Transfer RNA from an Acidobacteriota bacterium, 72 nucleotides, folded computationally. The source organism's lineage runs through Bacteria, Pseudomonadati and Acidobacteriota. It matches the Rfam family "tRNA". By type it is a transfer RNA. The sequence was found in a public genome assembly.
């Protein structure tokens, strides 16, 4: 220097054009003598920046950042 793949909640991740989700983790009830387990709710997001298509972008295009992998 090139190429390929990632970048969405505190973690580990799906969702790939029309309402942002899910297990974990937190924080409330419940239950329990009490913890734990196990039910129910709850909060938590500039979808990695910035342009661009489009009625409408986490998602299509481009150009920076950033991680991991090849090649040289």
């Nucleotide at each position: 220097g090139g190429g390929c793949g990632g970048u969405u909640a505190g973690c580990u991740c799906a969702g790939c054009g029309g309402c942002a989700g899910a297990g974990c983790a937190u924080c409330c009830c419940g239950c329990u003598u009490a913890c734990a387990c196990c039910g129910g709710g709850a909060a938590g997001g500039u979808c990695g920046u910035c342009c661009g298509u489009u009625c409408g972008a986490a998602u299509c295009g481009g150009a920076c950042a950033u991680c991991g992998c090849c090649c040289a």